[in-house]
Context: one part of a larger RNA
RNA sequence: CUAUCGUUAAGGAACUCUGCAAGUUGACCCCGUAACUUAGGGAGAAGGGGUGCCACUCUGGUGAAAAGCUAAGAGUGGUCGCAGAAACCAGGCACAGGCGACUGUUUACUAAAAACACAGGGCUCUGCAUAAGGCGAAAGCCGAAGUAUAGGGUCUGACACCUGCCCGGUGCUGGAAGGUUAAAUGGAGGGGUUAGCCGCAAGGCGAAGCUCUGAAAUGAAGCCCCAGUAAACGGCGGCCGUAACUAUAACGGUCCUAAGGUAGCGAAAUUCCUUGUCGGGUAAGUUCCGACCUGCACGGAUGGUGUAACGAUCUGGGCACUGUCUCAGCCACGAGCUCG
Numbered sequence: 001c002u003a004u005c006g007u008u009a010a011g012g013a014a015c016u017c018u019g020c021a022a023g024u025u026g027a028c029c030c031c032g033u034a035a036c037u038u039a040g041g042g043a044g045a046a047g048g049g050g051u052g053c054c055a056c057u058c059u060g061g062u063g064a065a066a067a068g069c070u071a072a073g074a075g076u077g078g079u080c081g082c083a084g085a086a087a088c089c090a091g092g093c094a095c096a097g098g099c100g101a102c103u104g105u106u107u108a109c110u111a112a113a114a115a116c117a118c119a120g121g122g123c124u125c126u127g128c129a130u131a132a133g134g135c136g137a138a139a140g141c142c143g144a145a146g147u148a149u150a151g152g153g154u155c156u157g158a159c160a161c162c163u164g165c166c167c168g169g170u171g172c173u174g175g176a177a178g179g180u181u182a183a184a185u186g187g188a189g190g191g192g193u194u195a196g197c198c199g200c201a202a203g204g205c206g207a208a209g210c211u212c213u214g215a216a217a218u219g220a221a222g223c224c225c226c227a228g229u230a231a232a233c234g235g236c237g238g239c240c241g242u243a244a245c246u247a248u249a250a251c252g253g254u255c256c257u258a259a260g261g262u263a264g265c266g267a268a269a270u271u272c273c274u275u276g277u278c279g280g281g282u283a284a285g286u287u288c289c290g291a292c293c294u295g296c297a298c299g300g301a302u303g304g305u306g307u308a309a310c311g312a313u314c315u316g317g318g319c320a321c322u323g324u325c326u327c328a329g330c331c332a333c334g335a336g337c338u339c340g
Stems, first nucleotide, its partner, number of pairs: 002334001004332001006330003010326002014324001019321001027051005036041001038158001052079007059071004080084001092319002095316004099311002104116002120156007133142003159306004164236003169233002171229005178224003184218002189213005196205003237255005264298001265295001276292005
């Protein structure tokens, strides 16, 4: 010097990203216990007191019995120690805020969380012959030996109060008049071949058959089109002026849009400017709490705002307590080190 352990004057978080670590507390009995609350909780809240041993009195149970035994009993007196839950084992507490309601689940081996799940809520599909959906070339199976109070998909996530406007785009559902439109049907017309015919010849014409093509017309869904639908995917404006100080603008004008963000919240897990401004807490506070609103770029089931209880969660401050520190010392037992 290093690992592990013990102890320490005075101070007591001055340490540090952070009280990380370590300490404090700790059992049982009695007293006592706040805000808030979903009236269950919160709560072991907090905060106090008692505890050994000896003697005696009384009491409960059993019992005929003040015999004995027994008790998680009550009281009085005494006695020893620094200390009586005498060792080991055995909650530190309280305040405010964010997030998630909760118990649960998770990255086996760097993340346990605010992530996932959850009960509850909504939308949508599915009427059973083979449900819808899924696995499987198929047979078949799951769904289900179920039947819409059931099953699948998707979003949200207890509870309370709520969930505004937009259907123009995309999607889905419905519609069927018109437009477009495949195979197929159809076979107008055209080409090849040649019996034959014409011609002196070269060559020309050319039926039937066979064959290569092939126009019009008929022709479904879909798309175009017309409606509906946002707890479907999503979206939810700009400029100018105006009040008897100033400032501001309830008000007016204008452009654009499918409609222009309502309630609620707001420098927020969201705020760039920003350590915004004001208040609180500190001697001093880029964090924290309460407000304001100028929301770069909150906002209503990609849920909004609250919320008791809960959390090895995150943030800020406090009490207690301490070698975290001022600032180190000592002790124990290993390793290192020296010798062998």

Predicted 3D model of a 340-nucleotide part of an RNA (large-subunit ribosomal RNA, domain IV) from a Bacteroidales bacterium. Model confidence (mean pLDDT): 87 of 100. It was read from a public genome assembly. NCBI's taxonomy places the organism under Bacteria, Pseudomonadati, Bacteroidota, Bacteroidia, Bacteroidales.